[in-house]
RNA sequence: UUGCGACAAAGGCAAACUUUGGGAAACCAAAGGGCGCAAAGCCAUGGGUCUAAGGUCCGCAGGACGAUGACUGCCAGGCUGCCGAA
Numbered sequence: 001u002u003g004c005g006a007c008a009a010a011g012g013c014a015a016a017c018u019u020u021g022g023g024a025a026a027c028c029a030a031a032g033g034g035c036g037c038a039a040a041g042c043c044a045u046g047g048g049u050c051u052a053a054g055g056u057c058c059g060c061a062g063g064a065c066g067a068u069g070a071c072u073g074c075c076a077g078g079c080u081g082c083c084g085a086a
Base pairs, nucleotide, nucleotide: 004084005083012037013036017032018031019030020029021028022027035073041079042078043077045076046075047074048071049070050069055065056064057063058062
């Protein structure tokens, strides 16, 4: 340096759930919480998933389609990074 990842050390992040706030929703932010995580650090680039306000269509009610919305803690890809047993 590359790979690899331990019942190691030091630190780190934080699922469900609860509260408050934002949002049409998916979901997000903060606080509590802690299921897990060696990139659970960053980027919606490819795939995937979720939602459907506005729009279009059909309509009595209502329904269907559909991302410009959302998710990186779904899988790839890109960038960066702590530690060092086998």